[in-house]
């Protein structure tokens, strides 16, 4: 030098969990605003409040995104040990 085994670094590349951007998301145990209607009142107004709406929870989903974990499995170097060659 070749081979062959281990080991480490760095890369990338798959899963995977966390944070973030966007969106979607409440039949019913979310929040608010609650037409109509309900109730109290002499009335003036008060109460509760269904639908609709409008914010999100849980969760989905998405990224020219952020950060770990795992895979010496994959590429590239560097370290070790044996084997053989050659000086």
């Nucleotide at each position: 030098g070749c081979c062959u085994u281990g080991g480490a670094a760095c890369a990338a590349u798959g899963u995977u969990c966390u944070c973030c951007u966007u969106a979607c998301g409440a039949a019913u145990c979310g929040u608010g605003u609650c037409a109509g209607g309900u109730u109290c009142g002499g009335a003036a107004g008060a109460a509760a409040g269904c639908a609709g709406c409008a914010c999100u929870a849980a969760g989905u989903a998405u990224g020219u995104g952020a950060g770990g974990g795992c895979a010496u499995g994959u590429g590239u170097u560097c370290c070790a040990a044996g084997u053989u060659a050659c000086g």
RNAcentral holds the sequence, with entries from ENA and Rfam. This is a predicted structure of an 87-nucleotide RNA (Bacterial small signal recognition particle RNA) from Ligilactobacillus equi. RNAcentral records the identical sequence in 3 taxa. A source record names the gene ffs. The source organism's lineage runs through Bacteria, Bacillota, Lactobacillales, Lactobacillaceae and Ligilactobacillus. It matches the Rfam family "Bacterial small signal recognition particle RNA". From the family's description: The signal recognition particle (SRP) is a universally conserved ribonucleoprotein involved in the co-translational targeting of proteins to membranes. The family's RNA type in Rfam is non-coding RNA gene.